[in-house]
Molecule: transfer RNA
Organism: Candidatus Woesearchaeota archaeon
RNA sequence: GGACCCGUAGCUUAGCGGUAUAGCGUCGCCUUUACACGGCGAAGGUCGUCGGUUCAAAUCCGGCCGGGUCCA
Numbered sequence: 001g002g003a004c005c006c007g008u009a010g011c012u013u014a015g016c017g018g019u020a021u022a023g024c025g026u027c028g029c030c031u032u033u034a035c036a037c038g039g040c041g042a043a044g045g046u047c048g049u050c051g052g053u054u055c056a057a058a059u060c061c062g063g064c065c066g067g068g069u070c071c072a
Stems, first nucleotide, its partner, number of pairs: 001071007010024003018055001026042005048064005
C1' cells in the first nucleotide's frame, strides 16, 4: 500500500428498513435473626463518528476513526 471482518447498556450479546433485545452486573422491595440463594420490580443506550438514500435507518450507500485477519 491492497482485500476482508467487526464497532449496540458497566461486560457479553440479539437485530437483516417500521416500538432497540436478552444474560450477567447495579439499585429497590419481598423472603431470612443476618448473609447467600430465590421471587418481584426499576434504572441504565444520542446503536463508533460525519454525511447520503428513504415517509421512516442500528439495519442500505459513501467518507472518516478505532480494533482484528490475510496479501504484498